[in-house]
Molecule: RNase P RNA; transfer RNA
Organism: Planctomycetota bacterium
């Protein structure tokens, strides 16, 4: 750094809490059996399941971001690709490690300070030409210096007044064709003197996805107070319009309701049933497909469901680390509707890979 | 139990196209004044909560921790 296993095990007493059968008018007793995690933890990301009438368009907002795959589903897994590091003395082959890895010729914007010059270009030195007695001054040059996180292909030869992809050779690069591969792509050949840097974890575009709240969701009962007060438009004779409020929508819009309604202020309770624990769960498998995540199949029948909150406490023993001994230690940490994952805390043991 | 917000000096706060860390109060010195407060002048005080990333460059983007505050109950 990865992968995996455990989170002390028996006994004896003392207790808590749930289910069950039993007794007891009731308190309550007895007997039997279940009784925290690997993160139960942040609540970060995904679902169930509820409820907003249906959650139905559109804008805004949010997330994701190489490719395929797996999955109920994802921001999770896994395989591959490609981009950097790092070990192999260089290098190739190879191992190992990191990556929020769509787009920067749609727009816009930002790149301080330093520097000539920070983005469809520029001339501080310095090089050369020409003009001048010189100082200078015109005008060519992006080879060289020097500043920066970043300077408009590298390197070599030839070229040239001095240069300059200006020409060539290699490497890089863009662009077409072909092959291989589901695909990211990778290979060959071609063609093209280079076609203009970084930042999107700046605003944006593009693709995809996402409706909101969240078991204090909801449903059914019971208690008890003060169904007391105050507000709820306009226009028409009506139908109706128009607005306006409610349905937790972030806005419209559409849909439904509006006096047996809705809101404001007061009042009352602080209960009892129900969702609510059987499920995409564990656990076993010389199985069976798959590189692998994982999925099929067969078994086992292991299983907290309370409601401010039960799962603990002494003692003996025997394992474990630490000391010569006496003795001492044993982390992190507590379910709250439920699942599948990621992070974060953390203590022992085995195995494996890398570096020193 | 699920929500939302904050953290910058001793206190209370500011800090947006990412480049200087800053107001006010207090504080220390020195000045006015017989003295002292008011008041001038001048100073000192900062791990921008921690830790990692992105980027040349992070108080500031973005991910992970810690701490405080804050609101959600049901009947009519």
């Nucleotide at each position: 750094u990865u992968g995996g296993u455990c989170a002390g095990g028996c006994g004896a007493u003392c207790g808590c809490u749930c289910g069950c059968g039993g007794g007891g008018c009731a308190a309550c007793c007895c007997g039997c059996g279940g009784g925290a995690g690997g993160a139960a933890a942040g609540u970060c990301c995904g679902a169930a399941c509820a409820c907003g009438a249906c959650a139905g368009g559109a804008c805004a907002c949010g997330a994701u971001g190489g490719u395929g795959g797996c999955u109920a589903a994802c921001g999770g897994c896994c395989a591959c690709c490609g981009a950097c590091c790092c070990c192999g003395g260089c290098g190739c082959a190879g191992g190992g490690g990191u990556c929020a890895g769509g787009g920067a010729c749609a727009g816009u914007g930002c790149c301080a300070c330093a520097g000539a010059a920070a983005a469809c270009a520029a001339a501080c030195c310095g090089c050369c030409a020409c003009c001048g007695c010189a100082a200078g001054g015109u005008g060519g040059u992006a080879a060289g210096g020097g500043u920066g996180a970043a300077a408009c292909g590298g390197u070599g030869c030839g070229g040239u007044a001095a240069g300059a992809g200006c020409g060539c050779a290699c490497c890089g690069c863009u662009c077409c064709u072909c092959u291989g591969g589901u695909g990211a792509c990778a290979g060959a050949g071609g063609a093209g003197g280079c076609a203009g840097g970084g930042c999107a974890a700046a605003c944006c575009c593009c693709a995809u996805c996402g409706c909101g709240u969240g078991c204090a969701a909801g449903c059914g009962c019971a208690a008890g107070c003060a169904g007391c007060c105050c507000c709820c438009g306009c226009c028409g004779c009506a139908a109706g319009g128009c607005a306006c409020c409610u349905g937790u929508g972030g806005u419209c819009c559409g849909c439904a309701g509006g006096a047996u309604g809705g809101g404001g202020c007061g009042g009352g309770u602080u209960g009892c049933g129900u969702g609510c624990u059987c499920c995409g769960a564990g656990c076993u498998g010389u199985c069976c497909g798959g590189c692998a995540a994982c999925g099929g199949c067969a078994g086992c029948c292991u299983g907290a469901g309370a409601g401010a909150a039960a799962u603990g406490a002494u003692c003996g023993u025997c394992a474990c680390c630490c000391g010569c001994a006496a003795g001492g230690g044993a982390c992190c940490a507590g379910a709250a509707u439920u699942c599948g994952g990621c992070u974060u805390a953390c203590g022992a043991c085995c195995a494996g890979a890398c570096c020193u | 139990g699920g929500g939302g917000a904050u953290a910058u000096a001793g206190c209370u706060c500011a800090g947006u196209u990412g480049g200087g860390a800053g107001a006010g109060c207090g504080c220390g010195u020195g000045g006015a004044u017989c003295g002292c407060a008011c008041c001038c002048a001048c100073g000192a005080g900062g791990u921008c909560g921690g830790g990692g990333g992105u980027u040349c460059g992070a108080g500031u983007c973005c991910c992970c921790c810690u701490a405080u505050c804050u609101c959600c109950a049901c009947c009519a």